[in-house]
Molecule: transfer RNA
Organism: Patescibacteria group bacterium
RNA sequence: GGGGUCGUAGCUCAAUGGGAGAGCACCUCAUUCGCAUUGAGGAGGUUAGGGGUUCGAAUCCCCUCGACUCCACCA
Numbered sequence: 001g002g003g004g005u006c007g008u009a010g011c012u013c014a015a016u017g018g019g020a021g022a023g024c025a026c027c028u029c030a031u032u033c034g035c036a037u038u039g040a041g042g043a044g045g046u047u048a049g050g051g052g053u054u055c056g057a058a059u060c061c062c063c064u065c066g067a068c069u070c071c072a073c074c075a
Base pairs, nucleotide, nucleotide: 001071002070003069004068005067006066007065010024011023012022013021018055026042027041028040029039030038048064049063050062051061052060
């Protein structure tokens, strides 16, 4: 330098162009003498960044950044 896969909540991951979600973690309440467990509720998002296509984009296209991987080059 070229190809491929990937980037979504604090973590692990869903979401086949149409309401951005789950589990764990966190906060509050109930339960307990207290903690844990359990139950109920809640908060948390620039879907890596920018642009484009579309009535509508996490999803399709382009550029950039980053991670992993393969190849090439130099020594």